[in-house]
Order: sequence, then structure tokens, then C1' cells
RNA sequence: CAGAGUAGGAGCAGGCGCGUUAAGUGCCGGUCAGACGGGAAGUUGCUGGCCGGACGAGUGGGCAAACGCCCAGCGGUGCCUGUUCCGCAUUCCGCUG
Repeated sequence: CAGAGUAGGAGCAGGCGCGUUAAGUGCCGGUCAGACGGGAAGUUGCUGGCCGGACGAGUGGGCAAACGCCCAGCGGUGCCUGUUCCGCAUUCCGCUG
């Protein structure tokens, strides 16, 4: 001087669910916590819990005495698996050449 590697994130596909009596997702504010290459530190960045606020929706069909059940659709829906891409915010040390 150059380079590698993590947690994790995103896209796509599949599977199993949830909601459609509106939760969830997304947005804003507050608060608490967690994680962040092998080691140390670590934010105004990232992730999550809780509280509050604003916004906001696609249902259709069939069966059934009823509770409900089934099929399809819908939701910037949850989890898991596979795959692709991105990838320590940053600083110091270490590692490889």
C1' cells in the first nucleotide's frame, strides 16, 4: 500500500399461518433495551419492546339450522426454508499478500 472475513439487511421463490368484525405493515413523537469482522471502543446510523398520535383498506362465491366451514381474491401481513445481492457507519490493533 492492497485485500479477506461477521452480525445483519434487501430482492426473489417455495412452504405453513394471520387478518379481511382491520390486526398487521408503513409514517411521526416519546421511552427503554439490544446487536454491530479476530480484539477494543462505538454514533446523530441499525434492530427490537412499550406508550401515544396521524393516515388508512377488496372483497366475491359456495355449503350450513346455527356456531361456523370451504374456495378464490386482497394486505407495502407473520414465521420458516432455499437462493441472489449488499455488508464491520467509524477509529485503533490484529490477520493475509
Background
THF (Tetrahydrofolate) riboswitch aptamer from a mouse gut metagenome, 97 nucleotides, folded computationally. The sequence is in RNAcentral, with records from MGnify. Rfam family: THF (Tetrahydrofolate) riboswitch aptamer. Its family is annotated with tetrahydrofolate metabolic process in the Gene Ontology. From the family's description: Tetrahydrofolate (THF) riboswitch was first reported for Ames et al. as an RNA motif in 5' untranslated (5'-UTR)regions of folate transport and biosynthesis genes in Firmicutes genomes.